[in-house]
Context: one part of a larger RNA
């Protein structure tokens, strides 16, 4: 308790596509559902309100009157919403000329490092720590040189930079493919916005089947530390992963802790893409526009912090969500999953 809210106090779905629904640009015409006006009917009496009257007053009683409002009917109006018909180009889209990019998928190639194996040199330590020890090493380690193999990740460039709906994306090349932005303005002519349900995608971990397995590394074993040490430190090491293929899972502080769209509202200063102008062929500089991405800041907002044309300002539309703390994201039930779990989601009680 329907009012107010949602960056940080409770509260924006992880993100997108999209059905129903809601909302919707400009001009003219039609209708009159909506809307507005007038009249009429009705909404029992009592009650409430107003004006008289009766109980000596009052409470009380009695008589008369009336508003607002609801509903229906009749007659009008036509600005708005809606409907009918026709048109427009500014929203939206298509086509066209350019352009930037770690956007996605697939294939091929590369070098450094690491580990292992083999061979040479060499001969006693190496490794590790706060200090040590476990560990490795005369069956030749560590060091160094040469050769080979394997798997994973791609230094510098690199940025306050770029792309993507988000998750995310970076060695190089090739193929294929999605989206964006800019310019001119050819075409369509409101085709738009949001979006319950639904669907798609979704880090890491985890699961199923098969492969791969260098480094790393839950569990586990050993060594230390310690009163103890199921830890932190160290030596090993399995699953797993950074790996691949096929399929599940559907959650994160999935964060800008900020839903999407549109319009309006001072500037300054960087940077990325692009257009135009200028300039001297070119590259800068300078001026203007547009789409991003930063920083500072006016008005305004805010409890403050801060936000501030990328709004948390001023407005409109649509969706989601919140209502003291705990109990509790628990129980029950349902859906879903191989499972782990996930989704929906209370109450008693207590303060």
């Nucleotide at each position: 308790u329907u009012g107010g809210g949602c960056g940080u106090a409770a509260a924006g779905c992880a993100u997108c596509u999209g059905u129903a629904g809601g909302u919707g640009g400009c001009u003219u015409u039609u209708u009159a559902a909506u809307u507005c006006c007038a009249c009429c009917g009705u909404c029992a009496a009592a009650u409430c309100c107003c004006a008289a009257g009766g109980c000596u007053c009052a409470a009380c009683c009695c008589u008369g009157g009336a508003u607002a409002g609801g509903c229906a009917g009749u007659g009008g109006a036509a600005a708005c919403u809606a409907c009918c018909a026709a048109g427009c180009u500014g929203g939206a889209g298509u086509a066209u000329g350019g352009u930037a990019g770690g956007g996605g998928c697939a294939g091929a190639g590369g070098g450094a490092a690491u580990u292992u194996u083999c061979g040479g040199u060499g001969g006693a330590g190496c490794g590790g720590u706060g200090a040590a020890a476990u560990g490795c090493g005369u069956a030749a380690a560590g060091a160094u040189c040469g050769a080979a193999a394997a798997g994973a990740a791609c230094a510098c460039c690199a940025a306050c930079g770029g792309c993507g709906a988000a998750a995310g994306c970076a060695c190089u090349c090739u193929g294929u493919u999605g989206g964006g932005c800019c310019g001119a303005c050819a075409c369509u002519g409101a085709c738009a916005c949001u979006g319950a349900a639904a669907g798609a995608c979704a880090a890491a971990a985890g699961c199923u089947a098969g492969g791969a397995g260098a480094g790393u590394g839950a569990a586990u074993g050993a060594g230390a530390u310690u009163a103890g040490a199921u830890a932190g430190c160290c030596c090993a090491a399995u699953a797993g992963u950074u790996c691949c293929u096929a399929g599940c899972c559907a959650u994160a502080a999935u964060c800008g802790a900020u839903g999407g769209a549109u319009a309006c509202u001072a500037g300054g200063u960087g940077u990325u893409g692009u257009a135009c102008a200028u300039a001297u062929c070119g590259a800068c500089c300078c001026a203007u526009g547009u789409a991003g991405u930063g920083u500072u800041g006016u008005a305004g907002c805010u409890a403050a912090u801060g936000c501030g044309u990328u709004a948390a300002g001023u407005a409109u539309c649509c969706c989601g969500c919140c209502u003291a703390g705990g109990g509790a994201g628990u129980a029950c039930a349902u859906u879903u999953g191989c499972a782990a779990g996930a989704a929906u989601g209370a109450a008693a009680c207590u303060c």